[in-house]
Context: one part of a larger RNA
RNA sequence: CCCAUACUUGGACAAAAAGACCCCGUGGAGCUUUACUGUAGCUUGACCCUGAUUUAAAGUUAAAAUUGUGUAGCGUAGGAGGGAGCUUCGGCACCGAUGAAACACCUCUCUUUUUUGAAUUUAAAUCUAACCGUAACCCUUAUAAAAACAGGGCAUGGAACAAGGUCUGGCGGGCAGUUUGACUGGGGCGGUCCCCUCCAAAAAAGUAACGGAGGGGUACAAAGGUACACUUAAGUCGUAAGGAAAUCGACUGUUAAGCGUAAAGGUAUAAAGUGUGCUUGAUAGCAAGACUUACAAGUCGAGCUAGUGCGAAAGCAGGUCUUAAUGAUCCCCCGACAGCUCGAGGGAGCGUCGGGGCUUAUCGGAUAAAAGCUACCCCGGGGAUAACAGGCUAGUCUUGCCCUACAGUCCACAAGGACGGCAAGGUUCGGCACCUCGAUGUCGGCUCAUCACAGCGCGGGGCUGAAGCAGGUCCCAAGCGUCUGGCUGUUCGCCAGUUAAAGUGGUACGCGAGCUGGGUUCAGAGCGUCGUAAGACAGCUUGAUAGAAAGAACUGUCUUUCUUCAA
Numbered sequence: 001c002c003c004a005u006a007c008u009u010g011g012a013c014a015a016a017a018a019g020a021c022c023c024c025g026u027g028g029a030g031c032u033u034u035a036c037u038g039u040a041g042c043u044u045g046a047c048c049c050u051g052a053u054u055u056a057a058a059g060u061u062a063a064a065a066u067u068g069u070g071u072a073g074c075g076u077a078g079g080a081g082g083g084a085g086c087u088u089c090g091g092c093a094c095c096g097a098u099g100a101a102a103c104a105c106c107u108c109u110c111u112u113u114u115u116u117g118a119a120u121u122u123a124a125a126u127c128u129a130a131c132c133g134u135a136a137c138c139c140u141u142a143u144a145a146a147a148a149c150a151g152g153g154c155a156u157g158g159a160a161c162a163a164g165g166u167c168u169g170g171c172g173g174g175c176a177g178u179u180u181g182a183c184u185g186g187g188g189c190g191g192u193c194c195c196c197u198c199c200a201a202a203a204a205a206g207u208a209a210c211g212g213a214g215g216g217g218u219a220c221a222a223a224g225g226u227a228c229a230c231u232u233a234a235g236u237c238g239u240a241a242g243g244a245a246a247u248c249g250a251c252u253g254u255u256a257a258g259c260g261u262a263a264a265g266g267u268a269u270a271a272a273g274u275g276u277g278c279u280u281g282a283u284a285g286c287a288a289g290a291c292u293u294a295c296a297a298g299u300c301g302a303g304c305u306a307g308u309g310c311g312a313a314a315g316c317a318g319g320u321c322u323u324a325a326u327g328a329u330c331c332c333c334c335g336a337c338a339g340c341u342c343g344a345g346g347g348a349g350c351g352u353c354g355g356g357g358c359u360u361a362u363c364g365g366a367u368a369a370a371a372g373c374u375a376c377c378c379c380g381g382g383g384a385u386a387a388c389a390g391g392c393u394a395g396u397c398u399u400g401c402c403c404u405a406c407a408g409u410c411c412a413c414a415a416g417g418a419c420g421g422c423a424a425g426g427u428u429c430g431g432c433a434c435c436u437c438g439a440u441g442u443c444g445g446c447u448c449a450u451c452a453c454a455g456c457g458c459g460g461g462g463c464u465g466a467a468g469c470a471g472g473u474c475c476c477a478a479g480c481g482u483c484u485g486g487c488u489g490u491u492c493g494c495c496a497g498u499u500a501a502a503g504u505g506g507u508a509c510g511c512g513a514g515c516u517g518g519g520u521u522c523a524g525a526g527c528g529u530c531g532u533a534a535g536a537c538a539g540c541u542u543g544a545u546a547g548a549a550a551g552a553a554c555u556g557u558c559u560u561u562c563u564u565c566a567a
Base pairs, nucleotide, nucleotide: 022382023381024380025379027378028377029374030373031372032371035178036177037176038175039174041171042170043169045167046166047165048164051127052126053125054124055123056122057121058120060118061117062116063115064114065113068110075103078109079108080107081106082105085092086091131158132157133156134155137153138152139151181193182192183191190210194216195215196214197213198212199211217363218260219320220319224279225278226277227276228275229274230273234252235251236250237249238248258267259266261325263323264322265321283306284305285304286303289300290299291298295364308317309316310315331357332356333355334354335353336352337351339350340349341348342347389436390434391432392431393430395429397425398424399423400422401421402420406416443518444516445515446514448510449507450506451505452504453503456481457480458479459476460475461474462473463472464471483497484496485495486494487493524542525541526540527539528537529536530535547562548561549560550559551558552557
C1' cells in the first nucleotide's frame, strides 16, 4: 500500500415517503349558516272522491198583501196611461175650486214593510249507503292432516268529517346541488379595479410600479344661437353713517381677474370674460377626408339637400373655451313605419327607425339569482411563492478611525467626548426571493469538539489626573485554562456560593443515519376571548409511535399478560 472482517457515524445537500407547513388550481371532499337555488316533511285553502234529512240565518227571485203627510186644497195627491161614469142605492167620481201635478173605476209600475214558496250559500244537528277502522267466527288461500298474511261473508264503531288525489300560499341546512373575484415585493388584513388633469416621461407619439398630487359618475331652457356694446384683479388718494373690507369719484394698472366644477393648456379690442335685444342650429337626411386604434369602440370634419334663427349685409349657428360626467350583447316595454310570417278575413308574432329599463362600479359586463369553516382533511403542481438554514445587501447592529466644541481647577487628547464625517466586520432585527417544496428534520439540553481574536485569567510592555497597594486606558501575545447549584422547556436572565478567570464569536443560530423530546407544530379534551354557527387565537392547559409475548375484526387500533420504573 491492497484486500477481508469488526467497530464509529462527519460527509456523500445519505435512504425512505412526487412536503402533511406555505402558495397556486375559475381541483375535490366533509362541516356550518339569517350565502343562493331547490327539496323530503309539516301546514293553509280550493276542487274531486261526496250522498240523504231537519233547523236557523243571509241575500236573490216569484206570488199575495202593505206603505207613501212641504204649501194650497174637504184631505196623508208615489208615478204613468185610459177614463164619464161606477154602485151593495148608502155613496164615490166627473164638473167647479186649489195646486207644479187631481181624485171614481180599469191597467201597468216605483218605494217601504210583512207573510208564503223556490233554489243557492253559510252555520249547527241527525242519518247511512260511499269512505276509514275493529274482536271473534265462517269461506277461500290450502291441504295426506294442520296453519300465517292478503281477500270475501257476518257483526260492529266512526262517517260524508277524516283519509286519499290534483292544484296552491307558508314554514322548511332535515336533505341536496353549488357559489363564495383578481391585483398583491409569499398569502391574509388593508387598499385598489372605469373615466378626466398634472408630474414621473428622458423637447414627436407612446411608456411601468401598492410612484407623487388632485378630481368625475354632472350642471345649464340659458350658463345654448346670433347682432350690438363693454373691460378685469389689485393698489394709492378722496368720500355721511361705513369700520381692513359694501357703494361712489380720480389716477396707476397687459392680465394678476373671470371663464358652473379638478387640474393643465388656452383666452381681454374679432375676447372664450361682462351685459342688452331677438330667438331655438341643443334641427332633419347625408358626408369628401383625416386623427386614434389588435378588435370593438372613441374623436374631428369642409361640403351637399330640406326647412329655420339672428344680422342692413358679409356672414355665423348641427349645443356649452377645451379635455371627465359613463356601460357591449341578450331580454323586456313605449311610439312610429307597413317590410316578413302565421292558407284568407279578423287577429297575432317578427322586423326596421326613434326612445326607455343595468353603482352589469370586479365598470370588454361568466348567472335573473350565491356566504363561510376545515388542526379530520385529500389530489394535482410550485423552490414561478412564504416559514429553517445558506447566498447577496448592510438600513439596523458590532467594532475601529477622522474632526475637536465641551468637560477634565489650569490643560482638547490621563480618562471622557456633543454636532458631524469615513471605514471594517458579517454574530442581531431586517430587505431581496438566488439553490433546495419527486423533503436541506426545527428551539433548548447531553456528548464530542474545532477554529478566529475584537484577550476573561495566567505572560510582556507604553501612558496615567501611576506615591505604595489597588486601578484606568492602549499595545504585543491564542500556549493552557475559562465553576457548582436554585427558578424556568428555556438560550438569556435573576438569585446563592465559589474561582486566577467564570471571555466574545464562527462552525447549517457546530453536532437528532450520536442521544433526548421539556418547548414549538398534527389528531383527543378543557378554559378565557372572538364568531349566529362550523370553528379560530406568536392566549393558556393536558396529551407513551418505551420493550417482550399471545390472540383478534391487524400496524398511532382492541383484549389479556409479563418486564422495567415509582409508591
Annotation: Predicted 3D model of a 567-nucleotide part of an RNA (large-subunit ribosomal RNA, domain V) from a bacterium. It matches the Rfam family "Bacterial large subunit ribosomal RNA".